This is a predicted structure of a 90-nucleotide RNA (c-di-GMP-I riboswitch aptamer) from Caldicellulosiruptor bescii.

[in-house]
RNA sequence: UAGUCGAAAGGGCAAACCUGUCGAAAGGCAGGGGCGCAAAGCCAUGGGCCUGUCGGAAGAAAAACUUCCUAUGGUUGCCAGGCUGCCGAA
Numbered sequence: 001u002a003g004u005c006g007a008a009a010g011g012g013c014a015a016a017c018c019u020g021u022c023g024a025a026a027g028g029c030a031g032g033g034g035c036g037c038a039a040a041g042c043c044a045u046g047g048g049c050c051u052g053u054c055g056g057a058a059g060a061a062a063a064a065c066u067u068c069c070u071a072u073g074g075u076u077g078c079c080a081g082g083c084u085g086c087c088g089a090a
Base pairs, nucleotide, nucleotide: 005088006087012037013036017032018031019030020029021028022027035077041083042082043081045080046079047078048075049074050073055069056068057067058066059065
């Protein structure tokens, strides 16, 4: 000095769950909480997964209603890719 590496120290983030709030939902945000995380920092670009408002299809004489399809909605704490980054034992 470096990383397909991760000991220590200092600091960082924050799952479930609870409360409030926004949302049709998935889920987001804020506070509490702490399972975990060395990129659990940032970006929905590709795949996966979740939801199904609007829309479409079927049933029904029709309406109500039911079922199915559908992302333009989410998820980066599912994976890949891109960008950036703290410390330094073996």
The coordinates come from a structure-prediction model, not an experiment, and the mean pLDDT is 84.
The RNAcentral record of the sequence draws on ENA.
The source organism's lineage runs through Bacteria, Bacillati, Bacillota, Caldicellulosiruptoraceae and Caldicellulosiruptor.